[in-house]
RNA sequence: AGAGUUUGAUCCUGGCUCAGGAUGAACGCUAGCGGGAGGCUUAACACAUGCAAGUCGAGGGGUAAGGCUUUCUUCGGAGAGUACACGACCGGCGAACGGGUGAGUAACGCGUAUGCAACCUGCCUCAAACUGGGAGAUAGCCCGAAGAAAUUCGGAUUAAUAUCCCAUAAUAUCAAGGAUUCACAUGUUUCUUUGAAUAAAGUUCCGACGGUUUGAGAUGGGCAUGCGUGCCAUUAGCUAGUUGGUAAGGUAACGGCUUACCAAGGCAACGAUGGCUAGGGGGUCUGAGAGGAUGAUCCCCCACACUGGUACUGAGACACGGACCAGACUCCUACGGGAGGCAGCAGUGAGGAAUAUUGGUCAAUGGGCGAAAGCCUGAACCAGCCAUCCCGCGUGAAGGAUUGACGGCCCUAGAGGUUGUAAACUUCUUUUCUACAGGAAGAAACAUUGUACGUGUACAAUUAUGACGGUACUGUAGGAAUAAGCAUCGGCUAACUCCGUGCCAGCAGCCGCGGUAAUACGGAGGAUGCAAGCGUUAUCCGGAUUUAUUGGGUUUAAAGGGUGCGUAGGCGGAAUUAUAAGUCAGUGGUGAAAUCUCACAGCUUAACUGUGAAACUGCCAUUGAUACUGUAGUUCUUGAGUAUAGUUGGAGUAGGCGGAAUGUGUCUUGUAGCGGUGAAAUGCAUAGAUAUGACACAGAACACCAAUCGCGAAGGCAGCUUACUAAACUAUCACUGACGCUGAGGCACGAAAGCGUGGGGAGCAAACAGGAUUAGAUACCCUGGUAGUCCACGCCGUAAACGAUGAUUACUCGAUGUAUGCACACUAGUGUAUGCGUCUAGGCUAACGCAUUAAGUAAUCCACCUGGGGAGUACGAUCGCAAGAUUGAAACUCAAAGGAAUUGACGGGGGCCCGCACAAGCGGAGGAGCAUGUGGUUUAAUUCGAUGAUACGCGAGGAACCUUACCUGGGUUUAAAUGCACAGUGACUUUCGGCGAAAGUCGAUUUUCCUUCGGGACACUGUGUAAGGUGCUGCAUGGCUGUCGUCAGCUCGUGCCGUGAGGUGUCGGGUUAAGUCCCAUAACGAGCGCAACCCCUAUUCUUAGUUGCCAGCACAUAAUGGUGGGGACUCUAAGGAAACUGCCAGCGCAAGCUGUGAGGAAGGUGGGGAUGACGUCAAGUCAGCACGGCCCUUAUGUCCAGGGCUACACACGUGCUACAAUGGCAAGAACAGAGGGUAGCUACCUGGUGACAGGAUGCAAAUCUCUAAAUUUUGUCUCAGUUCGGAUCGAAGUCUGCAAUUCGACUUCGUGAAGUCGGAUUCGCUAGUAAUCGCGCAUCAGCAAUGGCGCGGUGAAUACGUUCCCGGGCCCUGUACACACCGCCCGUCAAGCCAUGGAAGUUGGGGGUACCUGAAGUCGAUAACCGCAAGGAGUCGCCUAGGGUAAAACCAAUAACUGGGGCUAAGUCGUAACAAGGUA
Repeated sequence: AGAGUUUGAUCCUGGCUCAGGAUGAACGCUAGCGGGAGGCUUAACACAUGCAAGUCGAGGGGUAAGGCUUUCUUCGGAGAGUACACGACCGGCGAACGGGUGAGUAACGCGUAUGCAACCUGCCUCAAACUGGGAGAUAGCCCGAAGAAAUUCGGAUUAAUAUCCCAUAAUAUCAAGGAUUCACAUGUUUCUUUGAAUAAAGUUCCGACGGUUUGAGAUGGGCAUGCGUGCCAUUAGCUAGUUGGUAAGGUAACGGCUUACCAAGGCAACGAUGGCUAGGGGGUCUGAGAGGAUGAUCCCCCACACUGGUACUGAGACACGGACCAGACUCCUACGGGAGGCAGCAGUGAGGAAUAUUGGUCAAUGGGCGAAAGCCUGAACCAGCCAUCCCGCGUGAAGGAUUGACGGCCCUAGAGGUUGUAAACUUCUUUUCUACAGGAAGAAACAUUGUACGUGUACAAUUAUGACGGUACUGUAGGAAUAAGCAUCGGCUAACUCCGUGCCAGCAGCCGCGGUAAUACGGAGGAUGCAAGCGUUAUCCGGAUUUAUUGGGUUUAAAGGGUGCGUAGGCGGAAUUAUAAGUCAGUGGUGAAAUCUCACAGCUUAACUGUGAAACUGCCAUUGAUACUGUAGUUCUUGAGUAUAGUUGGAGUAGGCGGAAUGUGUCUUGUAGCGGUGAAAUGCAUAGAUAUGACACAGAACACCAAUCGCGAAGGCAGCUUACUAAACUAUCACUGACGCUGAGGCACGAAAGCGUGGGGAGCAAACAGGAUUAGAUACCCUGGUAGUCCACGCCGUAAACGAUGAUUACUCGAUGUAUGCACACUAGUGUAUGCGUCUAGGCUAACGCAUUAAGUAAUCCACCUGGGGAGUACGAUCGCAAGAUUGAAACUCAAAGGAAUUGACGGGGGCCCGCACAAGCGGAGGAGCAUGUGGUUUAAUUCGAUGAUACGCGAGGAACCUUACCUGGGUUUAAAUGCACAGUGACUUUCGGCGAAAGUCGAUUUUCCUUCGGGACACUGUGUAAGGUGCUGCAUGGCUGUCGUCAGCUCGUGCCGUGAGGUGUCGGGUUAAGUCCCAUAACGAGCGCAACCCCUAUUCUUAGUUGCCAGCACAUAAUGGUGGGGACUCUAAGGAAACUGCCAGCGCAAGCUGUGAGGAAGGUGGGGAUGACGUCAAGUCAGCACGGCCCUUAUGUCCAGGGCUACACACGUGCUACAAUGGCAAGAACAGAGGGUAGCUACCUGGUGACAGGAUGCAAAUCUCUAAAUUUUGUCUCAGUUCGGAUCGAAGUCUGCAAUUCGACUUCGUGAAGUCGGAUUCGCUAGUAAUCGCGCAUCAGCAAUGGCGCGGUGAAUACGUUCCCGGGCCCUGUACACACCGCCCGUCAAGCCAUGGAAGUUGGGGGUACCUGAAGUCGAUAACCGCAAGGAGUCGCCUAGGGUAAAACCAAUAACUGGGGCUAAGUCGUAACAAGGUA
C1' cells in the first nucleotide's frame, strides 16, 4: 500500500466482498511447562447453609460462661473472692467507611472552569476560657402474667461519661443605637454603647485521658452558574406554582422549596414539549491523522439495595447486612399470629453459546474500637479451577547418500521422481523430566529495657511474630530419555497430483465449483502457513475519500427547488478614528492518580512492575499586539438606486373592429352518385346529396408577413385598434451615499388535463357506437359522436415545468452572423453597449462534449444526492369538493443496477456493389409407371450412421452364401491371427467312412524340402509373453470432410491518435472479377488470401519417329501402310515461342475504360482444372483408420446353419421411361474420344430366332481385341390410348455361381396397365454452355447401374435491366442484442415460499387526566385523659404511596377476510419495450 466482482472488451460511477488489528468471548480438533493478568456481557431472576461490623470493664449496674485463689463436699459438685475475664443490659464511638450492582436517570447526572458577600463539618491540629451544686427516673437483676412462637405486659428495686434542674460565662448568638472600611447588584469590614438568653462528666496507677464554650485550620460535604455531553420534526407548540413580585413559613444555607396575595408572564426552529435508547468520565480498541466504536478488569463521580412511600437517630442517611407502612413472593404456625430480603464472599437452582472454591490467613497493607495488649475485618494478602488473553521455554544438536534403504505416493512404467539427511547408525548436550539433598527475601513496627533532650520524639539493645510454603531458587545422579498439532493448497492468497463421485453427495468470504478425465466435493500422497496452539462463529474500527472539516459530488451515472418576491439567517465596496469581542503572543492557575510515549531500574529474559521526565492537543484568569473580521463614529463613489432625454418589443389587463375558411339555414342551377381507403365498408343521397351561385347566421382560430427573429421571472405571448399598467436598453454623469447579494420557513404566479357554478358550442375530439383489419383486435385505418376544447368567476398546483445545466459578482485567446440603440463618418463601414446564435484556443470533463450566454478560474448564499428493487409505495400529518398533491419509511430481496464510448452482430434503417439472385429465355421436377434412398409402420430381426440450406441413387465404387455389424437356433472359453524365446516332433495335408443342418467330432489312410551335414526352411505340439469387442462417448481427440465461399476478405511490425477498449493503415474519390490498381492521405511497409507460377486445351516452331502416319518412289493383293522405304503431313511426347491493354483513336491527372480499330490461332483473368485466407456451425465421422477414458470377459468375444438388411396401408427426396409425327418401325450408309483386357478381351468359323454355346487365332497390347448412337437415305405408319407407351403377368429358356425359393441379370414368344405434358409451388443452365445422342471405366463370380465417375458426337435461345425475392461484400446509422433477432424482454393468470399494509374485533403494556378512597409519617390545630412542669397520649386537619371507578389517546401482539410486493431451470395467454421494434 491494495485486491476480486457489472462488460465480448474499455473507461467511469457505484455498491458488495476480502487481506489487518482487537475481544471479559463462545464452539471444533489438539495439548509439555512456567510467569503475569482476567473470569455471569444473559434473569436488578429466586435463593438452602456458613461467614462478611464490631469494639470499649481505663463510663456504669453487675456476673450467664471460663481461668486463678480459697472454703465446704455426699467427690457428682456447691459457696465466696478476684485491678484475670466477661454473655446479656445501660452508656460511648463506629455502623453514612470498606464491599456489590448499573435497574433507573438525557439530568447541573457527569466532565471542565468558576462562585458562595447564601452554607455545614464528628474524629484530628492550633489558640482562649471553663469544668460549681442538685434531682427524678430507667434498662438490667428479682417476682408475676399472656402467647405455639416472635415477643409483650404488670409490680418491686438500682447505676452511670444516660436524662433533667440551678449557678457562673463571652470576642459566640439576638435586639436597639453610634462611628467607620471596602465594594461585586442584593451588600460588607472594623470599633464601640446598652440590654436579653444560653454550658459542662467523670475515670484515675496522679503521668494523664476525658467533658463544655468560642475562634482558627485541615478534611469531607451542600448549593449556584458558564460551556460541553444520544436519536426521532412521520413529536411544533409547551407551561397555573407555571414566570416574576410582596409577605410569611421552612432549611446548615440561597431559592416557588412551601403557603397567601398581586401581576401575566416564562420556554421554543440556535429545536421547547413528547417518544425511544443510555449510568457519566479518566480511559480502551482502531485509525497516518481527523475521526469512528466502546465504557469489562483499575481509579473518580452518580444512582440503587425485593417493589413503592415515609420519616427517626446522628456531625453525616431519608441508611445494602436499621425502623415504620403498603404491595408481590417465600418460609414457620397450635390458624390466633409471626419471620425474611446474597446487585457482600463462597455456594445452589434457573436462564444461557458461556464465566471459577460453600479454600487459607489476619503474616503484610488498610479500616473500626480501645490508653494499650488486643479483638473484629469474605476489605486485603494468598492458594484452588479454566490455554480466556499476554509473555517466555522446550519437544533435541552435530555428523550421516558410490545403498538417496524399506514402506507410501506419482509415473512417459526394464528405468525414473518424491517423502529425504528425513530414518537407521555414530558422537554430543541435559533446558525440561524423575529421584535425593539444601533452602529464601517478603519482618519491621508494636512491646520491654536503656540513652538523649525541647516529655513525645529520636536512637540503641533484647524478645516475639510467615497464610503463601519446604514454595521460588540451588546442588548431585540418571538418561534423548517425558512432550506436535491445527488449518489451508481455483483466483484474491503462500502451497498440486492421483483415486472416488457424476448438477448426486457436497463446497462456498466474493467471484463461483460439481451434468464421467473436478489442482474448487470426499479420501490419499505431497506442499504451504502458524504453532501449544490452530481454525470457525459473533462484534468493533480499518481498508471506505462509501457522509468527504482534513477530504466528494449534482448536463447525460443518484442529485438544481417550475418561477419570482421576500422574513429570519449567512456573506458583503473604498478611506479613516476609537475599541479590543473574535484572532495572535507571553505569563499564571488548573487539566487527580493510573494509562499512553521516552529514559533508567527490578524479577535469568520478556510479559509484568517501579522511579523520573514528557504529554494530557482542554478550560479559566491576566498582560500585551491590532493586520484581518466584529462593534461605534466620520467621510467617499466605483456597487445599488434615482433624475432628465430618447428608443424597442407577438410583455400584461380591459374594450371595440375586421376578413378568409368551416359549418348550418333559405333560395337558385343541376343529376346520380358522393365520401372514404392499402383495398373496402359503415355513412350521406331521387323526400334531390356531392358540386355550383346568392343571402343570412354561428362559434372558434388569426394564412401570407415569419426568421437561425422579438418580449417576458417562469408558465407563456402573434389579425387591426384604443385606454390603462409594467419592463429593458442607450445617452448625460445631475442627485442619494453601500441603501447590496443570497434566501430556510412564508407569500404570489404557475402549460395541459381535471373539478364547481353559470353561459356558449362552428370545427376538432377522450368515452361510446358502427365499419374494416386480424387467429383474436376492447388498437392502429374509416364513418359518426358526448364530455371537453371557448367565456366569466372559483378551485387544483402538477409536467421530459428541459439548457435534463440554481442565483449573484469578478477574471480569462480569437473568428463570424444577427436584433435594438448610440457615437464617428454621413456610401461602404468602424467603434461602443445590451441581447440572441454558430465555430474554435488554453482550461475542464469518464467520455460525449462545454468553451466570455462555461460544464474554465475564484468568491458568497440556497436547494439536492449517497447501490438496484421494494417505492415516490405504506402508515401518520397538512392541503384539496373530488381527482389527488406535499412530506415520506421499513421488513424483505439481488450482486449488481447505471453513464459514456469501442468492436461486432442484427434492423419489416439508409447508400453503393456483386452473384443463373431476380428478370429475359431453354429444359425439367411436382401428376403416371418403374428404379433407388429416407421417414413411418410392421417384424424374432427388418444392424448402424447421415436429418434445413450443408441428410435422403448419402457411408455403399455394387446385401443370394460371404459381406453382416442384426435375429433365431446350435457350439466354444487363453479362445482367431501374428511376433519373439525355449524345448520336442516330422509333418501339414489328402482321401474315405459314421453322426450332425453345419461348425465340429470319432475312426481309418497317407508320411516334407534344401544342405557346405554343423544345420536351415516350413509346419505342428507344449510352455512363457502380449487376447478380443462394428460395445459407449465425434460434447475428451488426431486425421479427413461438408458449408459460408473461389466470397474478397483476414492480419502484423513500426509510427501516429485515444486515459482505455480501440482506431489509423484497410477510410475518401475513381477503377477492377478481386483490399485489382491509381490519386489523395499520419501513415510507411509487410504477411496469409486475389492474381501469377502448375496441369489440360486452342496456334506455331524445334527435336525424335515405333506399335502411330503415308505426300512422293517402289513391291504385292480382290482389297487394306500389308511390305521396302520416308519424316513431308496427321499424330505421339519432350522442349521452346506466343498475349503484355504491347500498338492506334477517344475519354481520364492517373489507374483504367470505350472501339465492328489494326495485327493475330487466340484480346483484355482466351476456355477448363487443381489450388479453399483468418475463421463459423461443440457441423459430420470412435462403423474406414488411429487414439484417451469408461464398460463386457463361460460374453457385449468367437465359430456355424438358416433368416433378415429386399417387409408395405402410406408420406417425401433423387432419378429412368414415357405420354409421341422435330416421332415410331423396317432396311441401307457414315463419323469419335477416352478407357479396359491373361481366372481376361477375343477376331474368325459353326449351331441357335435370341440370350448364348462349341471350336479356333491374336494380344500382358499406339501392334491384337472390346467400340458408337443421335445423324443420313429410302420406305411405312397419319393423330388413335395408336405400329405411342412399355408396367404387370404367363410360358419357355440362357448365363454366373456350392447354391438364384425368400432374393440375380439376360433372351424369346405372348400379355399390353397407368399415362394425351402435369395444381400450389419449385430446380438447373449464359456457349461448345443448356438440351440431346451414344461409348467407356471402377466395384464385380454374377447383378438389381435407370446410380457414380469419365469420354466424345450433334448443338441452341436469352440477358431491357437491378424495382422486387434469396445470398454476399463495403460505408453510414440505431440498438436495452454479445449464446449476438432462432436475441432480448413486459404484464395478467395458475403453483409454492417469504416478509409486509388494511381490517370487524381480541389481548397486553407504559404514561397522563378527572373523581372517590387513603396506610405509615412529617407538619399544623387541640378544653376534658396522664404528667408538678416540660411534655405526652388521644382526637381533628393538610399532603401522599397504594387501591378503585370513568372516558380518551398512544404503543405492541394477534385475527376471519383482503391488498399489493419479493423470490422460485423448463406452466398459460398474448407480444408492450429495445432496429423506423413493425402505430417513433